[in-house]
RNA sequence: CUUAUCCAGAGUGGUAGAGGGACAGGGCCCUGUGACACCCGGCAACCGGCAAUUUUUUGUAGCGGUGCCAAUUCCCCCGUCGAACGUAUGGCGGAAGAUGAG
Repeated sequence: CUUAUCCAGAGUGGUAGAGGGACAGGGCCCUGUGACACCCGGCAACCGGCAAUUUUUUGUAGCGGUGCCAAUUCCCCCGUCGAACGUAUGGCGGAAGAUGAG
């Protein structure tokens, strides 16, 4: 850079002991009833594997490579659309981000 996905799912365990939720700011939360992190455990099924197949798909298992395990990617930002109405809400698209594959 390209492409797919991102409202589902996942412990009342152990270690450790102070902040954490991607970035700036704001909001809202989690956290000494022990968060975050690490280990174990688990979830899922992107790639590999296996089976079938119209050769591109479908299925299967969870063996291998990743990933993930508070809150929609916690919310906000930009454009646009609809109704009401002066402020928010909702739909769609985008941006930013995360993960896989290339």
SAM riboswitch aptamer (S box leader) from Candidatus Neoanaerotignum galli, 102 nucleotides, folded computationally. The sequence is in RNAcentral, with records from MGnify. The model forms 94% of the base pairs in the Rfam consensus. Model confidence (mean pLDDT): 79 of 100. Its Rfam family is "SAM riboswitch aptamer (S box leader)". From the family's description: The SAM riboswitch is found upstream of a number of genes which code for proteins involved in methionine or cysteine biosynthesis in Gram-positive bacteria.